Notes:
Predicted 3D model of a 1491-nucleotide RNA (small-subunit ribosomal RNA) from an uncultured Candidatus Saccharibacteria bacterium. The sequence is in RNAcentral, with records from SILVA.
[in-house]
RNA sequence: GGGUUUGAUCCUGGCCCAGGAUGAACGCUGGCGGCGUGGAUAAGGCAUGCAAGUCAAAGGGUCUGCCUUCGGGCAGAUAACUGGCGAACGGGUUAGUAACACGUAGGUAACGAACCCUAGAGACGGACAUAACUCCGAGAAAUCGGAGCUAAUUUCCGAUAGUCUCUAGAAAAAUAUUUUCUAGAGUAAAUGGAAGCCUUUUGGUAACCGCUCUAGGAUCGGCCUGCGGCCCAUCAGCUUGUUGGUGAGGUAAUAGCUCACCAAGGCUAUGACGGGUAGGGGGUGUGAGAGCACGACCCCCAACAAGGGCACUGAGACACGGGCCCUACUCCUACGGGAGGCAGCAGUCGAGAAUCUUGGGCAAUGGGCGAAAGCCUGACCCAGCGACGCCGCAUGCGGGAAGAAGGCCUUCGGGUUGUAAACCGCUUUUCUGGGAGAACAACUUAUGGGAUUUUAUCUCAUAGGUGAGCUUAUCCCAGGAAUAAGGGGAUGCUAAUUCUGUGCCAGCAGCCGCGGUAAGACAGAAUCCCCAAGCGUUAUCCGGAUUUACUGGGCGUAAAGCGUCCGUAGGCGGUUUGGUAAGUCUGGUGUUAAAUCUCUCGGGCUCAACCUGAGAGCUGCAUCAGAAACUACUAAACUAGAGGGUGUCAGAGGUUGGCGGAACGCACGGUGUAGGGGUGAAAUCCGUUGAUAUCGUGCGGAACACCGAAAGCGAAGGCAGCCAGCUGGGGCGACCCUGACGCUAAAGGACGAAAGCGUGGGGAGCGAACGGGAUUAGAUACCCCGGUAGUCCACGCUGUAAACGAUGGGCACUAGCUAUUGGCAGUGUCGACCCUGCCAGUGGCGAAGCUAACGCGUUAAGUGCCCCGCCUGGGAAGUACGCCGGCAACGGUGAAACUCAAAGGAAUAGACGGGGGCUCACACAAGCGGUGGAUCAUGUGGCUUAAUUCGAUAAUAACCGAAGAACCUUACCAGGGCUUGACAUGCUAGUGAAACUCUACUGAAAGGUAGAGAUUCCACACGGACACUAGCACAGGUGCUGCAUGGUUGUCGUCAGCAGGUGCCGUGAGGUGCUCCCUUAAAUGGGGAAACCUGCGCAACCCUCGUCCCAUGUUUUACAUGUCAUGGGAGACUGCCAGGGAUAACUUGGAGGAAGGAGAGGACGACGCCAAAUCAGCAUGGCCCUUAAGCCCUGGGCGGCACACAUGAUACAAUGGCCGGUACAGCGGGUUGCGAAGCCGCGAGGCGGAGCUAAUCCCUAAAAGCCGGUCUCAGUUCGGAUCGGAGGCUGAAACCCGCCUCUGUGAAGCUGGAAUCGCUAGUAAUCGCGGAUCAGCCAAGCCGCGAUGAAUACGUUCUUGAGCCUUGUACUCACCGCCCGUCACGUCAGGGAAGCUGGUAAUGCCCGAAGUCCCUCAAUAGAGGGCCGAAGGCAGGACCAGUGACCAGGACGAAGUCGUAACAAGGCAUCCGUAGGGGAACCUGCGGAUG
Repeated sequence: GGGUUUGAUCCUGGCCCAGGAUGAACGCUGGCGGCGUGGAUAAGGCAUGCAAGUCAAAGGGUCUGCCUUCGGGCAGAUAACUGGCGAACGGGUUAGUAACACGUAGGUAACGAACCCUAGAGACGGACAUAACUCCGAGAAAUCGGAGCUAAUUUCCGAUAGUCUCUAGAAAAAUAUUUUCUAGAGUAAAUGGAAGCCUUUUGGUAACCGCUCUAGGAUCGGCCUGCGGCCCAUCAGCUUGUUGGUGAGGUAAUAGCUCACCAAGGCUAUGACGGGUAGGGGGUGUGAGAGCACGACCCCCAACAAGGGCACUGAGACACGGGCCCUACUCCUACGGGAGGCAGCAGUCGAGAAUCUUGGGCAAUGGGCGAAAGCCUGACCCAGCGACGCCGCAUGCGGGAAGAAGGCCUUCGGGUUGUAAACCGCUUUUCUGGGAGAACAACUUAUGGGAUUUUAUCUCAUAGGUGAGCUUAUCCCAGGAAUAAGGGGAUGCUAAUUCUGUGCCAGCAGCCGCGGUAAGACAGAAUCCCCAAGCGUUAUCCGGAUUUACUGGGCGUAAAGCGUCCGUAGGCGGUUUGGUAAGUCUGGUGUUAAAUCUCUCGGGCUCAACCUGAGAGCUGCAUCAGAAACUACUAAACUAGAGGGUGUCAGAGGUUGGCGGAACGCACGGUGUAGGGGUGAAAUCCGUUGAUAUCGUGCGGAACACCGAAAGCGAAGGCAGCCAGCUGGGGCGACCCUGACGCUAAAGGACGAAAGCGUGGGGAGCGAACGGGAUUAGAUACCCCGGUAGUCCACGCUGUAAACGAUGGGCACUAGCUAUUGGCAGUGUCGACCCUGCCAGUGGCGAAGCUAACGCGUUAAGUGCCCCGCCUGGGAAGUACGCCGGCAACGGUGAAACUCAAAGGAAUAGACGGGGGCUCACACAAGCGGUGGAUCAUGUGGCUUAAUUCGAUAAUAACCGAAGAACCUUACCAGGGCUUGACAUGCUAGUGAAACUCUACUGAAAGGUAGAGAUUCCACACGGACACUAGCACAGGUGCUGCAUGGUUGUCGUCAGCAGGUGCCGUGAGGUGCUCCCUUAAAUGGGGAAACCUGCGCAACCCUCGUCCCAUGUUUUACAUGUCAUGGGAGACUGCCAGGGAUAACUUGGAGGAAGGAGAGGACGACGCCAAAUCAGCAUGGCCCUUAAGCCCUGGGCGGCACACAUGAUACAAUGGCCGGUACAGCGGGUUGCGAAGCCGCGAGGCGGAGCUAAUCCCUAAAAGCCGGUCUCAGUUCGGAUCGGAGGCUGAAACCCGCCUCUGUGAAGCUGGAAUCGCUAGUAAUCGCGGAUCAGCCAAGCCGCGAUGAAUACGUUCUUGAGCCUUGUACUCACCGCCCGUCACGUCAGGGAAGCUGGUAAUGCCCGAAGUCCCUCAAUAGAGGGCCGAAGGCAGGACCAGUGACCAGGACGAAGUCGUAACAAGGCAUCCGUAGGGGAACCUGCGGAUG
């Protein structure tokens, strides 16, 4: 910096990512070299080899050779012995250790030292042993015992010595253990080796090496001290050698280091003690830094060496490759006993994700020994293995197409892979073969010379010798592009995209999240991106994370102010002066090892990594000198902070006692009679044994109306009748006093509502629990009737609340206005009020500022300072465990595992509310007529079926698609057939008689088979058109997906809304505009207003009807007129008058007018909602079928029928039915058509054919109505279903399955339950007429037309729907929302638990190895005893783990069960504390909060 909480926003806040790093591991891959690096786990066990020896110039031997005067001597070899030095270094590991272990700075006057250096002095005399060796013995072995011989640079004694040590004394200095002087005592040695030289000897001398003492140095150590560096307080008290002293012991040395005695101390909140973890540092990683994390390799220090203890030797050890003992383990054994210690180098097993060769060499560097040569050296130098890391190089370079093939994609045009390849030319780092070939060599031996002064030493020359690595590095020649590329990723974060497969499957995933048929997220492919001999993953650390905030955060509502006050430590602290110099600042000195790191200048490997030279830094510590402003300390002073005195004032401040009235209940008495009470409505309940009501008297307990207030007081909790006693605090005024006495406040203390607990009282009312009545699906509740604890008092406990201003305390500063309480002053006044001002409180609004916003704003949440408390994602959980408190209830303190990617705050837009306000609509109401009941028709569901094709399904499906299913339609089913196809285009080949026509057979038809006829269109050479056959491309699909789509449609809704530009406001989402007032059918208009405009909607423009005028005139008619038809125009605009209204918009009434405030009706449907409907009207992406899921045919089905629903028709009758007569329409249609007159038939209809392409003819009779008659309330002269018979029409064809006529039959039905629909005027209702589709018709449907022609609307409370504003919200898939708890099932982690098991560190006692020390005997040795003492045993506790039947809670899990607690007034407002109750959420009581 980004992703992720939301519909969107801002904030808070967590999670996650991009970077760097690693002693890494794993997956895939792997050409070379250089430099590094490699057992992090089991400090588990180890076979085998090697890792510490050396010295013959210390000694004695042994062997060989030579010589011999036989005594022996000389030379060489040998390393088992004595002796010396080394083995305490080097190498390994990190178990332990929280410590003077480490780091740093100091101290040692409290100390040591082999080897090395310097200086001084010295080395005299003597003696006793012992190994080797010889002999004997024990044993399996390891090994041991006895006897005997011998040497030394082994050991001992004596002498000598001082600047050494000790004792005593004196003097000086001195806090002191120091210094000096004197006296006394004590302590040394190896004259050993030795080349050479001289001599011949048992020789002498002697370079050099060695020995002793003393002092000093260098270097290495011991000890002591200041300071520094982990976690836990759920570890708060620890300690008996403990703290100190005296004396003694002990040590190189100080010291309780040890012991005896004495005293009772010592440590601790600045964290003792305990527990956990851990080697420390230089440094390493990261980071801007501050920090955080780490401590591999390299360097320094420490500790350890199978576990534990112990000492010996030694200069040095309590000793990795030494010793003794105990334990565990392994091995050998003759069972009696023995041996061993890889955390040295290799190597092996084991455990593990995981870590190398049983290599070469001492050539170099370094170490031990030696005089030296030299020997030893798994230190070291090299090599090997591992991409483990860093660095470098290569896998070729140039040319090469408007771009091969192949792959992939495609809109079929092409694009991409891609100059990539092929191909041509070039090069040879690397590779293979061959050849040449450094440096690392410094040294050493021998000879000769030089310098100084003979040696020593240095140096020169000559000759000889030494290389593990090494078949080295490097160079040259030859060959040939030859030997050499992968891994991860491609939704976003995050660079890089398409196709196919799959279909919430398989799978992916770091987070958000992908996958349910078009997946850029899975898998494969193509392409692309990143890095590259590597690339990814996992793990871990730092960063990002200002997410522990010192740098650099917060706490009103997000997590977070202790309920309040007092106060200890601590922190902080007013003014002035002097002093000091701890902090602070300046300068110097020392140190800060080397390496590392940073910078500067270099150097060496071809570069780099790497190595290396010089300088600076390394922020630290110590020390010296200086400064004195600030802090501190100290001395003195001051009064502005604080406090005291004095006067006055207000107050429900506290506490104790007394008194009062109203109300209530009870008791008694009177009056009085049938009810009362209670509720939404009731009931339980009380009442004729007299209630309720009412009057009187008495008793009782609790609380104090009015005043009363946003008021007052108190630290908070809290405090209210009146009076009195005692008492705390506060304000104001003026002067006096003290003189910083202050602020805050861990630990601690006190107070602390309600509920609750204990004891004893009291008990009127109220009232958890409980009982009853209701409500309810239930009702453990809400409502009602009762009612115990409690509420009250006294004393004691508890110690919590939404104990809230959700706001700690103190001080100072920073605009005001206004209200109110207390006090004071001024003006004024008799006084009061009022006015002006000051101080102290309590409220409201607001400037600046702050805040995420809301808001706060002199009572700060502003600006600063000081101190305290608290927070660090949600849940688990304020839970568990532990501890403290409590009589108990419980309170305080207070986690983790596990789980989630959020949880939250404020504000915004919607939606919603059993929230509010305003308004509208046939929404209700007022009316009229229906539906729901009957029968039938039609549609749908269901059932059935071979098929009953498909779609439409709340409103917004259901006489809907369908304006017309007998075949056709037709998509369905059965059977029979066809396969380039019923239809389109193109190609190839063949046949052509052009196309064609006809016949026969078979068949249900389609189709199949066979045959015949006719002959030539254009052109004429081919050929073309056309047809057929065969084949290839393709056709075809009412197959799927309306959730891939276009188009169209329904619905909200003809509701008045929806949106934009600019401006303004807001961090932003967003708001404003569009809100408000008036008005309208209307976001219609007017006014006002940070808005001003605009668009889509409204309205208007369009059509029809109503009035008039003009023009035209087919029909009609004898003619004219023009009812009428067609076309055009006029008219209506709140224009006029009056009232209302803001004078406006508008509204009410009126005039005129055919029509009046939109004249009536229609067309017209904003942004959008419902993934609404339709792939079957059409179009269309994708998928699917291709001798079938395509096409054709016959028959059947779409019409099936226990049932249910929807829409209609007809009725149930007298406002009627039937019969007769008679009157009046309009819209329309007609040539495959309408079809007149006339005739036939009861009729449907038939014959007939005039007229009509229509204002001409026809359909065409309108019906209700009117007049007259009849029926007389009945299942009827109502009603017509159903069924029988006989006919008509259409049509190839009316069986399934048409319509009509006549005749007969004459069902249900007597006005329809709950519920529900339409309609506000030419409307409803009633009546008929026409048309589309159509051969006909299942039409009672639909679309139109006219005829007759009502009733009612008080009104907006209620129901439904809608609009605007506002409010609440935990909803946004938007209340058909969200969401809580029990129960059931599964999984997981943690807790408790009778116990069981293991471990850790201690304590007490017993026993007690080795060993030091002590005592006794002995006196070389050794024996006995004692203290301490590892391991072991016993005992009781503590702590930590593991496990445990069972128990309780928690988390998570798919669509389980019960309810509905919360979110809206959530349907009883919610929540907090407490108590009781209940399947559960919860309910109820008491007090509190408003969130």